[in-house]
RNA sequence: GGAGUUGGCCAGACAACCGCUGCGCGCAAGCGUGGAGGAAAGUCCGGGCUCCCAGGGCAAGGCGCCAGGUAACGCCUGGGGGACGCGAGUCCACGGAAAGUGCAACAGAAAGCAAACCGCCUAAGUCACAGCAAUGUGGCCGGUAAGGGUGAAAGGGUGCGGUAAGAGCGCACCGCGUCGGUGGUAACACUCGACGGCACGGUAAACCCCGCCUGGAGCAAGACCAAAUAGGGAAGCACGCGGACUGGGUCUUCGGAUCCGGAUCGCACGUAUGGCCCAUACAGGCUUCCGGGUAGGUCGCUUGAGGUGCACGGUGACGUGCAUCCCAGAUGAAUGGUUGUCCUCGACAAAACCCGGCUUAUCGGCCGACUCCUCCU
Numbered sequence: 001g002g003a004g005u006u007g008g009c010c011a012g013a014c015a016a017c018c019g020c021u022g023c024g025c026g027c028a029a030g031c032g033u034g035g036a037g038g039a040a041a042g043u044c045c046g047g048g049c050u051c052c053c054a055g056g057g058c059a060a061g062g063c064g065c066c067a068g069g070u071a072a073c074g075c076c077u078g079g080g081g082g083a084c085g086c087g088a089g090u091c092c093a094c095g096g097a098a099a100g101u102g103c104a105a106c107a108g109a110a111a112g113c114a115a116a117c118c119g120c121c122u123a124a125g126u127c128a129c130a131g132c133a134a135u136g137u138g139g140c141c142g143g144u145a146a147g148g149g150u151g152a153a154a155g156g157g158u159g160c161g162g163u164a165a166g167a168g169c170g171c172a173c174c175g176c177g178u179c180g181g182u183g184g185u186a187a188c189a190c191u192c193g194a195c196g197g198c199a200c201g202g203u204a205a206a207c208c209c210c211g212c213c214u215g216g217a218g219c220a221a222g223a224c225c226a227a228a229u230a231g232g233g234a235a236g237c238a239c240g241c242g243g244a245c246u247g248g249g250u251c252u253u254c255g256g257a258u259c260c261g262g263a264u265c266g267c268a269c270g271u272a273u274g275g276c277c278c279a280u281a282c283a284g285g286c287u288u289c290c291g292g293g294u295a296g297g298u299c300g301c302u303u304g305a306g307g308u309g310c311a312c313g314g315u316g317a318c319g320u321g322c323a324u325c326c327c328a329g330a331u332g333a334a335u336g337g338u339u340g341u342c343c344u345c346g347a348c349a350a351a352a353c354c355c356g357g358c359u360u361a362u363c364g365g366c367c368g369a370c371u372c373c374u375c376c377u
Stems, first nucleotide, its partner, number of pairs: 001373010012342007020035006037348001041359002044357005049218004055278004060214005065079005080094001081092004095209002100207002102203002117148002119144003125140006156174006175198001176196005181190003222299004232290006240267004245262007270282003306325008
C1' cells in the first nucleotide's frame, strides 16, 4: 500500500417564524416541559397483563450434541463434533439405522443380507477327442469374488504366506468394534493398554422410536357510565326418568296405596375460550335463522423482567451493589410546514397494550480488534 474477517456507535445538522399534541401551573390569556425506529416491518417464537370451571388423559404441536444465561424461548454465550476457507473466521434441521416399515433415477450380474456380466481354476467327480503312455484340448457338474467393467457408493486397505484358483483363510501394520486407563462437570479426546477377524452400507428436513416442553382466546382482551330499541318473529332439542325424605288432601283391611307440592341425590339431553374421552360446575334452558336499536364517553394507556454511569464477579452471555433519570400515549388517528446556512447530499422506512428475541429491507459516516498478500527499511 492492497485485499478481507469481525464487533460497536450515529441516523442529516443549526437558526428563525407559524402550526399540532401529552403533562404541569394558571380564572383566562398564556408560560414551562416532553413528543416515531434500528428495524417501529413480518405477525414468526417467548412472556407480562385481561378474561374463560383453567383438573386428568388421548391426539396434535414444538425442540433435539454438552454445559451455562434468561421471566421464558425455537433466543443468546461458551465448549465438543462435522463441513468450508491459506487464514482471521463462517455455517450446521447435531438424539436413534442393532425395534420396524419405506426410498435411492440411470448404468450395472447385483444397491440389503445378497449376487456372478467378462473372467480365473481343472485339485476332486464325469463325458468326448488325440496319444503306446505321461499328458493335452474341449464340454458338463462344481469352486471363486483376488483381476476387469458399471456406478456417488459393490461388503475394510496395503503387504506377505497359503491355495487347483482365490478369499481375514492365516499373519504384520493401519482401519473398525468392545472393555479398561488418563484428562475433562459433560459432550468428547488420547502417538495409552487388552481382547476380537470384524455383515451390522446410505437415508429419519421419509414414516417411525426415544427424551423434554405445551389449557384456550386475546387490548377489536376486559371494566364502568350514558343512551336507544321490537322484553320482536320462526324452527328444532329439552322441559324427562329413578331413589330415599317431607307437608297437605283422598282412600284404607291401619300394613299401606294414590294425588298435589317442597327440598335433596343420581342419570339422560344441553352449555362452559381449539378436537375427542373422563371429571367438574350450571340444574333449565340451549342451538340455528330472519329482522330492529346502539356504534357515544371514561378507564385499560405507559414507572417498566426500564434507561444511563461507576465498581465488583465471570472466558462470555450475564449477574450483584451504589448512584442517577422519567424518555410518545394519538383515537378519521398528534410529532408538521416555510425560509436561510452547512456538508457526510440523507437509503430502508412511521408507535396504537407492553417487553425479550428471531427474520427481512437498507444510503452514508465514524471507531476498535484481527487475518492474508506485496514492497521498503